Predicted 3D model of a 72-nucleotide RNA (transfer RNA) from a soil metagenome. It matches the Rfam family "tRNA". The family's RNA type in Rfam is transfer RNA. RNAcentral holds the sequence, with entries from MGnify and Rfam. RNAcentral records the identical sequence in 2 taxa. The prediction has a mean pLDDT of 82.
[in-house]
RNA sequence: GGGUCGAUAGCUCAAUGGUAGAGCAGGAGACUUUUAAUCUCUUGGUUCCGAGUUCGAGUCUCGGUCGACCCA
Numbered sequence: 001g002g003g004u005c006g007a008u009a010g011c012u013c014a015a016u017g018g019u020a021g022a023g024c025a026g027g028a029g030a031c032u033u034u035u036a037a038u039c040u041c042u043u044g045g046u047u048c049c050g051a052g053u054u055c056g057a058g059u060c061u062c063g064g065u066c067g068a069c070c071c072a
Stems, first nucleotide, its partner, number of pairs: 001071007010024004018055001026042005048064005
C1' cells in the first nucleotide's frame, strides 16, 4: 500500500428498512435467624464520527477514525 471482518447499555452479544432488546452487572423488594442461593420489579443507549438514499436507517451507499486478521 491492497483486501476481509468488526465498533450497539458498565461487560458479553442480538435486532427482516418500521417502538433499540437479552444475559451478566447495578438499584429496590420478597424469602431466610444471617449470608449465599432463588424469585419479582426496576435503572441504564448521541447504535464509533460525518454525509447521502428513503415517508422511515443500528441495518443500504460514500468518506473518515480505531481494532483484528490476510496478502504484498